[in-house]
RNA sequence: AAAUUGAAGAGUUUGAUCCUGGCUCAGAACGAACGCUGGCGGCGUGGUUAAGACAUGCAAGUCGAACGGAUUGUACAAUUGGGUAACCGAGAGUGCAAUUAGUGGCGAAAGGAUGAGUAAUGGAUAGGUAACGUACCCCGUGCUCCGGGACAGCGUCAGGUGCUUGCACCUUUCCGAAAGGGGCGGUAAUACCGGAUGAUAUAAUAAUCUGCAGGGAUUAUUAUCAAAGAUUUAUCGGCAUGGGAGCGGCCUAUUCCCUAUCAGCUAGUUGGUGAGGUAACGGCUCACCAAGGCAAUGACGGGUAGCGGGACUGAGAGGUUGGCCCGCCAUAUCGGGACUGAGACACUGCCCGGACCUCCACGGAGGGCUGCAGUAACGAAUAUUGGGCAAUGGGCGAAAGCCUGACCCAGCGACGCCGCGUGCGGGAUGAAGCUCCUCGGAGUGUAAACCGCUGUCAGGGGUAAGUAAGCGCAAGUUGAACUAACCCAGAGGAAGUCACGGCUAACUUCGUGCCAGCAGCCGCGGUAAUACGAAGGUGGCGAGCGUUGUUCGGAAUCACUGGGCUUAAAGCGUACGUAGGCGGAUAUGUAAGUGUCCUUUGAAAUCCCUCGGCUUAACCGAGGAAUUGGGGGGCAAACUGCAUAUCUUGAGGCAAGUAGGGGUGCAUGGAACUCUUGGUGGAGCGGUGGAAUGCGUAGAUAUCAAGAGGAACGCCAGAGGUGAAAACGGUGCACUGGGCUUGUCCUGACGCUGAGGUACGAAAGCGUGGGUAGCGAACGGGAUUAGAUACCCCGGUAGUCCACGCUGUAAACGAUGCCUACUAGAUCGUGGUAGUUCUGACACUUUCACGGUUGUAGCGAAAGUAUUAAGUAGGCCGCCUGGGGAGUACGGUCGCAAGGCUAAAACUCAAAGGAAUUGACGGGGGCUCACACAAGCGGUGGAGCAUGUGGAUUAAUUCGAAGCAACGCGCAGAACCUUACCUGGGUUUGACAUGUAUGGAUGGCUACCGGGAAACCGAUUAGUCUGCCUUUCGGGGUGAAACUUACACAGGUGCUGCAUGGCUGUCGUCAGCUCGUGUCGUGAGAUGUUGGGUUAAGUCCUUAAACGAGCGAAACCCUUACCGUUAGUUACCAGCGAGUAAUGUCGGGGACUCUAGCGGGACUGCCGGUGUUAAACCGGAGGAAGGCGGGGAUGACGUCAAGUCCUCAUGGCCUUUAUGCCCAGGGCUUCACACGUGCUACAAUGGGAUGUACAGAGCGACGCGAUACCGUGAGGUGGAGCAAAUCGCAGAAAGCAUUCCUCAGUUCGGAUUGCAGUCUGUCAACUCGACUGCAUGAAGUUGGAAUCGCUAGUAAUCGCGUAUCAGCUACGACGCGGUGAAUGUGUUCCUGAGCCUUGUACACACCGCCCGUCAAGUCACGGAAAUCGGGAGCACCCGAAGUAGGCUUGCCAACCCUUGUGGAGGCAGCUUCCUACGGUGAGUUCGGUAACUGGGACUAAGUCGUAACAAGGUAGCCGUAGGGGAACCUGCGGCUGGAUCACCUCCUUU
Repeated sequence: AAAUUGAAGAGUUUGAUCCUGGCUCAGAACGAACGCUGGCGGCGUGGUUAAGACAUGCAAGUCGAACGGAUUGUACAAUUGGGUAACCGAGAGUGCAAUUAGUGGCGAAAGGAUGAGUAAUGGAUAGGUAACGUACCCCGUGCUCCGGGACAGCGUCAGGUGCUUGCACCUUUCCGAAAGGGGCGGUAAUACCGGAUGAUAUAAUAAUCUGCAGGGAUUAUUAUCAAAGAUUUAUCGGCAUGGGAGCGGCCUAUUCCCUAUCAGCUAGUUGGUGAGGUAACGGCUCACCAAGGCAAUGACGGGUAGCGGGACUGAGAGGUUGGCCCGCCAUAUCGGGACUGAGACACUGCCCGGACCUCCACGGAGGGCUGCAGUAACGAAUAUUGGGCAAUGGGCGAAAGCCUGACCCAGCGACGCCGCGUGCGGGAUGAAGCUCCUCGGAGUGUAAACCGCUGUCAGGGGUAAGUAAGCGCAAGUUGAACUAACCCAGAGGAAGUCACGGCUAACUUCGUGCCAGCAGCCGCGGUAAUACGAAGGUGGCGAGCGUUGUUCGGAAUCACUGGGCUUAAAGCGUACGUAGGCGGAUAUGUAAGUGUCCUUUGAAAUCCCUCGGCUUAACCGAGGAAUUGGGGGGCAAACUGCAUAUCUUGAGGCAAGUAGGGGUGCAUGGAACUCUUGGUGGAGCGGUGGAAUGCGUAGAUAUCAAGAGGAACGCCAGAGGUGAAAACGGUGCACUGGGCUUGUCCUGACGCUGAGGUACGAAAGCGUGGGUAGCGAACGGGAUUAGAUACCCCGGUAGUCCACGCUGUAAACGAUGCCUACUAGAUCGUGGUAGUUCUGACACUUUCACGGUUGUAGCGAAAGUAUUAAGUAGGCCGCCUGGGGAGUACGGUCGCAAGGCUAAAACUCAAAGGAAUUGACGGGGGCUCACACAAGCGGUGGAGCAUGUGGAUUAAUUCGAAGCAACGCGCAGAACCUUACCUGGGUUUGACAUGUAUGGAUGGCUACCGGGAAACCGAUUAGUCUGCCUUUCGGGGUGAAACUUACACAGGUGCUGCAUGGCUGUCGUCAGCUCGUGUCGUGAGAUGUUGGGUUAAGUCCUUAAACGAGCGAAACCCUUACCGUUAGUUACCAGCGAGUAAUGUCGGGGACUCUAGCGGGACUGCCGGUGUUAAACCGGAGGAAGGCGGGGAUGACGUCAAGUCCUCAUGGCCUUUAUGCCCAGGGCUUCACACGUGCUACAAUGGGAUGUACAGAGCGACGCGAUACCGUGAGGUGGAGCAAAUCGCAGAAAGCAUUCCUCAGUUCGGAUUGCAGUCUGUCAACUCGACUGCAUGAAGUUGGAAUCGCUAGUAAUCGCGUAUCAGCUACGACGCGGUGAAUGUGUUCCUGAGCCUUGUACACACCGCCCGUCAAGUCACGGAAAUCGGGAGCACCCGAAGUAGGCUUGCCAACCCUUGUGGAGGCAGCUUCCUACGGUGAGUUCGGUAACUGGGACUAAGUCGUAACAAGGUAGCCGUAGGGGAACCUGCGGCUGGAUCACCUCCUUU
């Protein structure tokens, strides 16, 4: 110097947005477990479950320097045996050494283990003990004298015989199997006992001094109590006593989990006096007395739990936790008890009871791993029956030493933290393999191979320092375990795991096909899966990586720091008021809170800082910092508290006024209604969408008169008044509560809020008794309806009314608790006050209270709110914490009941919700448009036929199209072909394409033969043809086209239009759809694009926070209507000429018509009016045309997963001697029936006949085909002309003129059928063509419900042409012209569309959403007769062991006293109190099971309805009551969180 650097978010509710709110993720940690994998080392750590049971070994001994023995060894050795002797053997006794069963001492109460119990007899922190103890240890003082008798140990409980005199044998061996026990004898001590001495010890008495205190100190006298010796002679002990240290006992304060669905608990209970007991205080125990003590600041009860230092996490505050280490407590198989001792009610001591286990000879006996190892069991899961006392520590000992599963080490486990390695450098446009591919290539990838180098770890060898200090006189000796340094060899032995849709770093292919599977949340998977499985690749971490579990974090998601309550969850229905919390001004004091300084404590370890030690780190050591807390002391006095004194502004009082549906009681009034009586009257009334039930000729309804009754009080009347709220409305009287204004007279903070508590409290409902006119749940009837337990109608009981009592709830709402202060205005109303004016009405100004509207700032998610706050602050109370389950169950409490109040959990979902936005929708509103309706004209629907479809049929009747927007559609031509279908036959590199290989002239064409329905197959001869290059024309080379064979492949009208492109339909030729910039809004978004006009139009004008722009509309394009000009052939022909029977026939003309190029013309340009000055509209003029002149082409952003894989293209799948290809025949043409679209008709506005006139647009060479002739005709013969303004198709028809028919199933109508023909066709008209002639002559007389088209050259009607095509089913389709109307000038309704607005629970967007019963399955829960078990107590019974008390006739060797014996004392026995276990009984509480039962949740597409969301089709909802299969319906009262229209009021602007 340092020790205070610290804070991140994301996913998920929606079409999108903001908010609220939950769920989930990313981080860290662990005594962990599981999956895959695994080289080395260091340091830690390891039964969390069964405080369940334990085999085996060890875990507490030691001292011979306390004691007597015993045993062994040895020395000496009396004695003795053998031997001639040397010598050998035995050996009393003594000494020495060693060992140790017993007596005795100390220890065994420590150490070690565990957390069952315990919510306080406990822990922590701070104190106290004047209420206490203490062996061993330390420092002092004094003492250590004389005796005595036992008990263990030991011996014995046996005698005899034999003899090698300490051995053998025999029988009658103290009891017992054992554990163990007994008799007799005798013995030592630091064991035990007696006596002596004795103090500053203890006790008593007295005195003095002293302390805050109950106490302490000193002095004097009296009484009482001690001891042990050992030895190696150094010492070690013993006793009494004082002090100390350390260790304990007890007490006090503060603090330490959840629960009130535990609210009252307590008789030794609380206190006192006395006694006992303890080391010590104390109800600790007992007797007596008193009646206390505790509790909402949570007693008592229940549940859970060892507590702390600390640990994890967190920015912190906190939250969670208490394994390892340290401190305390508790426990030792379960329960009880004492003994010994300094200390225990004692883990490896004792006694008793219970359970369990072991031994047993059945008589008894033994045991306690929650010590270290270990075993089985339990479990997801947790180690060696290891080494050593070398170190540290403990016990004993004088010491050596012994003991020590404490401890030190080792072993096992990636269980955790930390460190190291598995090589390093070079090395390719880049091997192989694998994967992908657009087939070119790319990735793996310098990665490998290969070259060079290094040597960590493991391996082999090797050194032994260090951990060692001690012990021993010395010599000397002590390491269980670990290991540094050093040498050797060689890249050799050493990499996995999870992920790769987003969050979240990392992507491709294949397989699979809502299957298999994944998933933390959102969610993936139904044939192209970056989400499943595999592979390749990539990312993360790395000897580990993932998963699971748990805790904290993120979560401000319980909010002290740091949240909320109008609508999201959340203000009690309202008031009064207790406790509590908070509280006006001034002064003084105090010092509890508060501030500051000092001091003490906050153990060590841990965390943090600095330094140091292991190669580094983890780890360890030293010093510091910190320990935010507690105690003590000093100072300060602003603020809070407390005390005292004062004040008037808060609050209250007094006086004078004043408004009022405030309350209660009594009395009274008119209108209406119903009923009764009477009169008039005479057929209906009533009711509805329309009806019916009902009432009425026995006289209703109507009307008049009289009477009775009950309920409610019109107008005034008002977002006006009063009240705390609920609520209160005719009038009068009586009693009574509160408010406001003015005066500033009185009190002097008396105040605010308010847990519990108390009172009031709409409607419905309940009890008793009345009353009952009207209305009216239930109920009955009539309707409606599919049904109608409803809505509508006719009746009608409870009830509604009164009195008394109960209930205590509502959308009891301003969805907004009460009080106080402050913070722009404007305006209206109600009740006062003061002023201005000479006075008064009025008016104006001022001020107070109350009630409204609007609005700034601010606030708010927004809507909104805004002096009546949801603003800014303060005080107090209540309430909320995702949705559902559920305001439910259980319990408690209140109630007569109905029910109210209080109030969970299991389970389940990832949302539920608020506000606002854009759409869509509405049986919401407004405006507007359209042949949408209306007004008209003509049809369809009826008939016959044609055609398409459905259905049926079939071998096949190929396929597609399906409301509008499929159905004369694909098909602008099905006899074969087409053709895709069916039957049969045939074929397999293929009918068609490309390539490779093969062969070689195999080949092609013509003709011919056999089989065959043909396709095709087979055979064979003749003729002819055969590329390119080169050539000496003999040939050579090459192999093209074609062919044979084989392989790749072709082919598919097979599937998927929900994989697609392209094309098309539809809304809709509707007027819309968007963008840039700006502005507004937190945002989605809005504005622009709305409003006012106008238009066919988002067309244009105007206003306006918009200004501009784009795609659409319009215009540009084509056509048609007028004119001009240019040009005239095949068109035209006025004038000129020629010609003909006639005709532009010819010469010519360029005038006209016409043709086809170019121009003009129309623009609201002009006039008048309306309008905003505008846009525009109306009328008019002129004009061929007038307000878009007519028609066409042209189709915005988008919608319908619309249509098409069978036009075409195409991904994927399927098929390959077939789903391909070829052929014949059949089918697509069927036919009881149904529908769509058409044609022809039903006739006289017609039909027939005859005559006659006028178009346009097309088409023609495999063609159109004239004149002419034949045929009744279809047509035939024939072939002029024409590749076309020239020729042809080609006669237009309706029309016009004349005539017949005369209203009929006809001279209408033409189906059907027969006969005879014509035409087409490379074969063929049977199935199955068209046409002609003759004959036949059906239905049909204008069409039900319903429905279609059309607004002018349109409808209607008439014919003509073309495509396809041999022909035709064409009456279709597409075009062309001729004739040529009627009606409307409106928007009520139907349909569709556009814009604005409103509601919404819809967004797949109303074909939406969604509710309840019932049925089925699964799950959890409640009730329940009963049954089983646990917990804590209570009462009574029994009562082991044991302490204490009492009794004792039994027994007692000695030590004490007496001595004759006895006494004292002891033992034993009995008994009393207490009491464990056990038993009985009545209850209580918790849990399990349970027939049956109740609701709940979730499930695939079940059943019945349609309650809610829009005015949801009866507005909805709340409370209550009744009813009903169900959602629900109805009555009464309430709310707006109801749409729409109108009125009143108010506000804003002018």
This is a predicted structure of a 1550-nucleotide RNA (small-subunit ribosomal RNA) from a Phycisphaerae bacterium. The prediction has a mean pLDDT of 82. It matches the Rfam family "Bacterial small subunit ribosomal RNA". The organism belongs to Phycisphaerae, within Bacteria.